[in-house]
This is a predicted structure of a 73-nucleotide RNA (transfer RNA) from a Methanobacteriota archaeon. Rfam family: tRNA. Gene Ontology term of the family: triplet codon-amino acid adaptor activity. By type it is a transfer RNA. Taxonomically the source falls in Methanobacteriota (Archaea, Methanobacteriati).
RNA sequence: GGGCCUGUGGUCUAGCGGCUAUGACACCGCCUUUACACGGCGUUGAUCGUGGGUUCGAGUCCCACCGGGCCCA
Numbered sequence: 001g002g003g004c005c006u007g008u009g010g011u012c013u014a015g016c017g018g019c020u021a022u023g024a025c026a027c028c029g030c031c032u033u034u035a036c037a038c039g040g041c042g043u044u045g046a047u048c049g050u051g052g053g054u055u056c057g058a059g060u061c062c063c064a065c066c067g068g069g070c071c072c073a
Base pairs, nucleotide, nucleotide: 001072002071003070004069005068006067007066010025011024012023018056028042029041030040031039049065050064051063052062053061
């Protein structure tokens, strides 16, 4: 330099172009216990990497850039 894959709460993750973006763990609160752990219930938490484009409508499709990974030279 070229090709391919990838980026979603603190972490991991789901998400055929169509309602307010899914779940788990973690954090916080409550219940339970003499107490802790386990368990149960509830809450908080995501500019969906950035900027454009297509579309009535984009996390999803297209382009460029940025970060990460693999391969080739």